[in-house]
Context: one part of a larger RNA
Molecule: small-subunit ribosomal RNA, 5' domain
Organism: uncultured bacterium
RNA sequence: GGAUGAACGCUGGCGGCGUGCUUAACACAUGCAAGUCGAACGGGGUCAUGAUGUGUGAAGGAGCCAGCUUGCUGGGGACGGAGCUUUUCAUGACCUAGUGGCGGACGGGUGAGUAACGCGUGGGUAACCUGCCAUGUACAGGGGGAUAACAGCCGGAAACGGCUGCUAAUACCGCAUAAGCGCACGGAUACGCAUGUAUCAGUGUGAAAAGCCUCGACGGUACAUGAUGGACCCGCGUCCGAUUAGCCAGUUGGCGGGGUAACGGCCCACCAAGGCGACGAUCAGUAGCCGGACUGAGAGGUUGAUCGGCCACAUUGGGAUUGAGACACGGCCCAGACUCCUACGGGAGGCAGCAGUGGGGGAUAUUGCACAAUGGGGGAAACCCUGAUGCAGCGACGCCGCGUGAGGGAAGACGGUUUUCGGAUUGUAAACCUCUGUCUUCAGGGACGAAAUCAAUGACGGUACCUGAGGAGGAAGCCACGGCUAACUACGUGCCAGCAGCCGCGGUAAUACGUAGGUGGCAAGCGUUGUCC
Numbered sequence: 001g002g003a004u005g006a007a008c009g010c011u012g013g014c015g016g017c018g019u020g021c022u023u024a025a026c027a028c029a030u031g032c033a034a035g036u037c038g039a040a041c042g043g044g045g046u047c048a049u050g051a052u053g054u055g056u057g058a059a060g061g062a063g064c065c066a067g068c069u070u071g072c073u074g075g076g077g078a079c080g081g082a083g084c085u086u087u088u089c090a091u092g093a094c095c096u097a098g099u100g101g102c103g104g105a106c107g108g109g110u111g112a113g114u115a116a117c118g119c120g121u122g123g124g125u126a127a128c129c130u131g132c133c134a135u136g137u138a139c140a141g142g143g144g145g146a147u148a149a150c151a152g153c154c155g156g157a158a159a160c161g162g163c164u165g166c167u168a169a170u171a172c173c174g175c176a177u178a179a180g181c182g183c184a185c186g187g188a189u190a191c192g193c194a195u196g197u198a199u200c201a202g203u204g205u206g207a208a209a210a211g212c213c214u215c216g217a218c219g220g221u222a223c224a225u226g227a228u229g230g231a232c233c234c235g236c237g238u239c240c241g242a243u244u245a246g247c248c249a250g251u252u253g254g255c256g257g258g259g260u261a262a263c264g265g266c267c268c269a270c271c272a273a274g275g276c277g278a279c280g281a282u283c284a285g286u287a288g289c290c291g292g293a294c295u296g297a298g299a300g301g302u303u304g305a306u307c308g309g310c311c312a313c314a315u316u317g318g319g320a321u322u323g324a325g326a327c328a329c330g331g332c333c334c335a336g337a338c339u340c341c342u343a344c345g346g347g348a349g350g351c352a353g354c355a356g357u358g359g360g361g362g363a364u365a366u367u368g369c370a371c372a373a374u375g376g377g378g379g380a381a382a383c384c385c386u387g388a389u390g391c392a393g394c395g396a397c398g399c400c401g402c403g404u405g406a407g408g409g410a411a412g413a414c415g416g417u418u419u420u421c422g423g424a425u426u427g428u429a430a431a432c433c434u435c436u437g438u439c440u441u442c443a444g445g446g447a448c449g450a451a452a453u454c455a456a457u458g459a460c461g462g463u464a465c466c467u468g469a470g471g472a473g474g475a476a477g478c479c480a481c482g483g484c485u486a487a488c489u490a491c492g493u494g495c496c497a498g499c500a501g502c503c504g505c506g507g508u509a510a511u512a513c514g515u516a517g518g519u520g521g522c523a524a525g526c527g528u529u530g531u532c533c
Stems, first nucleotide, its partner, number of pairs: 001533004006529005013402006019395002021360001026358003030355003035102003040099002043096009053086001055084002060079001064075005109313003118238008128230002133226007141175001143173002150165006181206005187200005211218001239285001241283001246276003251273004256268003288310004292303004315336005338349004366392001368391003374388001375386004405435004415426004439474001441469005449460001477522005482503003488517005498505002
């Protein structure tokens, strides 16, 4: 000098873009962060329409009775069935606890652990898997038994259960079929990289399927190929300590088996005695790795915040289940610590998701808005969900940009400082004159981002931006001035008080302390401290 996720002191006008717990992987109140599908299914609820049965029964009103004005009035009601209530059924619309499907393995967080095929790079798999997606081929015939929901009964403070009975499916299970596929057996051809691989034909044997619909579709099964994503193996590289020199018993190898998608001591039985190590094993310490970032002429050194890739973890330890995929952050089980509820019998919980709280700390933000865009999950769709994301809020934390006015103006004013008392300096600085209008203020207009489908659809936001008005009005500090190093005098102090990065200043004229004036530097910052080059 440069750099910084910075902090501290003094100061602080605006905007854009970024960025913000580096410490306790400490503990967490509260809310939200993963749901969706009624076009898989049976129920339940609400509403509407129609039919049906029960109850009530309006208008109208015959025969009858009475009065008389002899064709009117009053009474009375057979009949009549409106409307209302309710039972059952059907249809339609909406909602939905449950069964079922897909998704909760992505997205988001953190860096504890890990010195390792973890990561980086380059290869291998003749040792592998792959839901959704794309392409192609071939199919979907016919049956069965259950079970939630529901109802009834029972237990429990609760969490949550138990028993009996009923029922559906794209839930579950046999049977049929098999182009192709798996397994077993032997064969031919071609080839290779040890085990072998590919192709072809044969025999035996085994395994499939599901419907729904608004008639447009959407789905189901098998096989093959692709794409995507993953798994495993290998070469090389990857911090420090020898004041760590020996380490290792499933250890090293073999045979056989188990297990896995797959190879393998991955696991097991048996057999052998091996394997690693001064080219640093083992042990101890430290650490997520990389693309990158900082610095440097480079070589190199340091670093791994934000963004991107990979890995690991999810209160601590262990385990499996489901599934295409997990040994699963907001799933399950067990154990531990901790917190909470309890009727003391027993239960509930996991912010290293977004906000937020306490604590720790020199130190790090809002319990905000919206799904409008991008993307993701579900759905045929409408749509629903999405603290991913898009935005807004806070912080000069960083970078960049702008402003705090411009031109003129000498009686070189007043005041301040200084003085050899003449003056010098502050200083064109101010006043004053003439302008300008960035930012700020007010008023009017007002977006792009919106595209996919005609239409509709904007959180940001009445924001950006444009126009007009007004008025210099509201906007400058910080550090330094002995040398290094740019910038000097006066007073106070008197080895005191103090300064200091190094050299060093201060003991009575201190350009080095403190204050003032002046000057220099940088500037919405300046200086200090920490850390790296």